This is a predicted structure of a 73-nucleotide RNA (transfer RNA) from Coryphaena hippurus. NCBI's taxonomy places the organism under Eukaryota, Opisthokonta, Deuterostomia, Eurypterygia, Coryphaena.

RNA sequence: GCAUUAGUAGCUCAGAGUAAAGAGCACCGGUCUUGUAAACCGGGGGCCGAAGGUUAAAUCCCAUCCUAAUGCU
Numbered sequence: 001g002c003a004u005u006a007g008u009a010g011c012u013c014a015g016a017g018u019a020a021a022g023a024g025c026a027c028c029g030g031u032c033u034u035g036u037a038a039a040c041c042g043g044g045g046g047c048c049g050a051a052g053g054u055u056a057a058a059u060c061c062c063a064u065c066c067u068a069a070u071g072c073u
Base pairs, nucleotide, nucleotide: 001072002071003070004069005068006067007066010025011024012023013022018056027043028042029041030040031039049065050064052062053061
């Protein structure tokens, strides 16, 4: 330098055009316990890497850029 894959909650990941952006862990509160942990119940937290295009409608499709990983030279 080129190609491919990935970027969504604090972390690990789903979601691949239209309804409500979700799960597990973590965090907060409660029940239980002498107390802590575990278990159970409930809650908060995102405008989806950036800025554009297509579309009636984009986290999703397209092109560019940024970051990371892998491969090739």
RNAcentral holds the sequence, with entries from ENA. Its Rfam family is "tRNA". From the family's description: Transfer RNA (tRNA) molecules are approximately 80 nucleotides in length. Its family is annotated with triplet codon-amino acid adaptor activity in the Gene Ontology. It is annotated as a transfer RNA.